[in-house]
RNA sequence: CGGAGUAUAGCUCAGCCUGGUAGAGCGCUACUUUCGGGAAGUAGAGGCCGCGUGUUCGAAUCACGCUACUCCGACCA
Numbered sequence: 001c002g003g004a005g006u007a008u009a010g011c012u013c014a015g016c017c018u019g020g021u022a023g024a025g026c027g028c029u030a031c032u033u034u035c036g037g038g039a040a041g042u043a044g045a046g047g048c049c050g051c052g053u054g055u056u057c058g059a060a061u062c063a064c065g066c067u068a069c070u071c072c073g074a075c076c077a
Base pairs, nucleotide, nucleotide: 001073002072003071004070005069006068007067010026011025012024013023020057028044029043030042031041032040033039050066051065052064053063054062
């Protein structure tokens, strides 16, 4: 430098193809059960969907550009 892939809650990941109010598990908080811990149950908090622009009535989803990371290749040595 070229090609491909990934980026969504604290963590691991769905959702994107085919636009229509953002989800799961684990974790966290409160309460209940327990002398307490663990565990279980109930309720709850938590995300400008990597950044920007555009298309659209409406964008996590489509288009373009950029950033970071991973893989492959090329180049240099």